[in-house]
């Protein structure tokens, strides 16, 4: 380099042919339960969706342009 598929809480992940306040599970803080831990059951925090701009009343989602790391290919 060119092609292809990704980047979403601390970890993985869903989401959307553009519209309510962005899902779950794991982990973490509390609270019921126990002598006590563990397990189980309720509930709480934590994201501005990789950065930037741009189209739009509206942008995780569409377009540019730029990081990053993965495959493929010469």
């Nucleotide at each position: 380099g060119c092609a292809g598929a990704g980047g979403u809480g601390g970890u993985c992940u869903a989401g959307u042919u553009g519209g309510u306040u962005a899902u779950g599970a794991c982990g973490c803080g509390g609270c019921u339960u126990u002598a006590a831990c563990a397990c189980a059951g309720c509930u709480g925090a934590g994201g501005u969706c990789g950065g930037g701009g741009g189209u739009u009343c509206g942008a995780u989602u569409c377009c540019c342009c730029u990081c990053c790391a993965c495959u493929g290919u010469a």
The RNA shown here (transfer RNA) has 74 nucleotides and comes from Bacillariaceae sp. Its mean pLDDT, the model's own confidence on a scale to 100, is 80. NCBI's taxonomy places the organism under Eukaryota, Stramenopiles, Bacillariophyta, Bacillariophyceae, Bacillariaceae. RNAcentral records the identical sequence in 2 taxa. Rfam family: tRNA. By type it is a transfer RNA.